[in-house]
Glycine riboswitch aptamer from Paramagnetospirillum magneticum AMB-1, 98 nucleotides, folded computationally. The same sequence occurs in records of 2 taxa. The sequence is in RNAcentral, with records from Rfam and Ribocentre. The source organism's lineage runs through Bacteria, Pseudomonadota, Magnetospirillaceae, Paramagnetospirillum and Paramagnetospirillum magneticum.

RNA sequence: AUGAUCCCCGUGGGAGAGAUCGGCCCCUGACGAUUGGGCCGGCGCCGAAGGAGCAACCGCCCCUGGAAACUCUCAGGCAAAAGGACCGCGGGGGGAUG
Numbered sequence: 001a002u003g004a005u006c007c008c009c010g011u012g013g014g015a016g017a018g019a020u021c022g023g024c025c026c027c028u029g030a031c032g033a034u035u036g037g038g039c040c041g042g043c044g045c046c047g048a049a050g051g052a053g054c055a056a057c058c059g060c061c062c063c064u065g066g067a068a069a070c071u072c073u074c075a076g077g078c079a080a081a082a083g084g085a086c087c088g089c090g091g092g093g094g095g096a097u098g
Base pairs, nucleotide, nucleotide: 006093007092008091009090010089011088012087013086018043020042021041022040023039024038025037026036044078045077046076050074051072052071053070057066058065
């Protein structure tokens, strides 16, 4: 001096599936109805937070370890909002390599 993998922060993008049924509570409302929100239970679904399982593959004498956007749906989600694997950009850490 070049500054990789990786980690953190900010920012942009970011799919799928019932704004379902029943009950209760709160708000609105003179009462009631209605509207919006929340909780519990039921049935139906989704998978890209997280989690779990196996596989190609890699390592290993054996035992066995790692491992997906695949699989399972425990969790989470099924109007909006929030969240969101992953990708782009910027900054910071770090220090492989030359």